RNA sequence: AUGACGUUAGCUCAGUCGGGUAGAGCAAUGGCUUCGCAUGCCAUCGGGCGCCGGUUCGAAUCCGGCACGUC
Numbered sequence: 001a002u003g004a005c006g007u008u009a010g011c012u013c014a015g016u017c018g019g020g021u022a023g024a025g026c027a028a029u030g031g032c033u034u035c036g037c038a039u040g041c042c043a044u045c046g047g048g049c050g051c052c053g054g055u056u057c058g059a060a061u062c063c064g065g066c067a068c069g070u071c
Stems, first nucleotide, its partner, number of pairs: 003071005010026004020057001028044005050066005
């Protein structure tokens, strides 16, 4: 320099193909249960999707550029 893939919650990931109001598990917090702990159950909290632009009524999703990571 070039090509491919990836970047979404504290962590691991789904969602992108085919645009329509962002999810799961674990973790955290509170409660129930227990003499207590663990387990189990219930509830809550938590991100607007790496950044900047473009298209669109509407973008995590399509297009362009950039950054970072892996090969």
A computed fold for a 71-nucleotide RNA from Dyella sp. BiH032, annotated as transfer RNA.
Model confidence (mean pLDDT): 81 of 100.
It matches the Rfam family "tRNA". It is annotated as a transfer RNA.